[in-house]
Context: one part of a larger RNA
RNA sequence: CGCAGGAAUCUUGAGGGGAUUCUUCUUCAGUACGAGAGGACCUCGAAGGACGAACCUCUGGUGCACCAGUUGUCCCGCUAGGGGCACCGCUGGGUAGCUAAGUUCGGAACGGAUAACCGCUGAAGGCAUCUAAGCGGGAAGCCCACCCCAAGAUCAGGAUUCCAUGUCCCUUCGGGGACGAGAGCCCCCACCAAGACCAGGUGGUUGAUAGGCCGGAGGUGUAAGAUCGGAAACGAUUUGAGCUGACCGGUACUAACGGGCAAGCGCUUGA
Numbered sequence: 001c002g003c004a005g006g007a008a009u010c011u012u013g014a015g016g017g018g019a020u021u022c023u024u025c026u027u028c029a030g031u032a033c034g035a036g037a038g039g040a041c042c043u044c045g046a047a048g049g050a051c052g053a054a055c056c057u058c059u060g061g062u063g064c065a066c067c068a069g070u071u072g073u074c075c076c077g078c079u080a081g082g083g084g085c086a087c088c089g090c091u092g093g094g095u096a097g098c099u100a101a102g103u104u105c106g107g108a109a110c111g112g113a114u115a116a117c118c119g120c121u122g123a124a125g126g127c128a129u130c131u132a133a134g135c136g137g138g139a140a141g142c143c144c145a146c147c148c149c150a151a152g153a154u155c156a157g158g159a160u161u162c163c164a165u166g167u168c169c170c171u172u173c174g175g176g177g178a179c180g181a182g183a184g185c186c187c188c189c190a191c192c193a194a195g196a197c198c199a200g201g202u203g204g205u206u207g208a209u210a211g212g213c214c215g216g217a218g219g220u221g222u223a224a225g226a227u228c229g230g231a232a233a234c235g236a237u238u239u240g241a242g243c244u245g246a247c248c249g250g251u252a253c254u255a256a257c258g259g260g261c262a263a264g265c266g267c268u269u270g271a
Base pairs, nucleotide, nucleotide: 001152005163006162007161008160009159010158011157015149016148017147018146021049022048023047024046025045033038051106052105053104054103055102059100060099061098062097066093067092068091069090070089071086072085073084074083075082076081111143112142117137118136119135120134166179167178168177169176170175184261185260186259187258188204189203190202191201192200209255210254211253212251213250214249215248216247218244219243220242225238226237227236228235229234
């Protein structure tokens, strides 16, 4: 820009893409077959490998604005308690998120047309012949079926709902202009398990969108101060304490201020 007014929501599927895997054990059955050795078809059930997708409950990894321990040094006058730097100083743990080695799921089944091949009926050619007419069976392959994309599929599809034809001025009476209203949309702003940007999604005071605050979860592992014990190092009690990023919920305290665009048309039938 188009899709014959302008929108919102939900869709159909022309067409395209993906997937399509392998092995073992068991049952049928030590049966059929075979002198024996050996040893099935068909069918049922189970387990696993590799591959793929999604996810984070579990097991772990990471987790540089979480917690604790600890060395050296400088600083807060000193003690105590802390802070800076030293690879995040080092060490032990670790929430969310991300993640695999973790968890769950997938390949299928059914149907259609066929290949090689196996057949029925059957002449040419009194026989025979799957073929010449005609009719069956038959593959991990083909078409469906499963998952995903998909109406720029310009033959531009479908459904539902919403909005509008107002006022004034001009007019060659075909129409033109200004203003108002207007579904909805955009910019902007607060943001996101969405994201390179864009896009997508949530919210914008008629508000829980982010931060703060409150409560909780989870993590660390018993803070500081005080008291008691000990000559002291240190221990005990107060105390599962104190602290706590991303998690869950609540709460307008802070920040979501503002601005713009937007159709009004055509055809047909009737009066």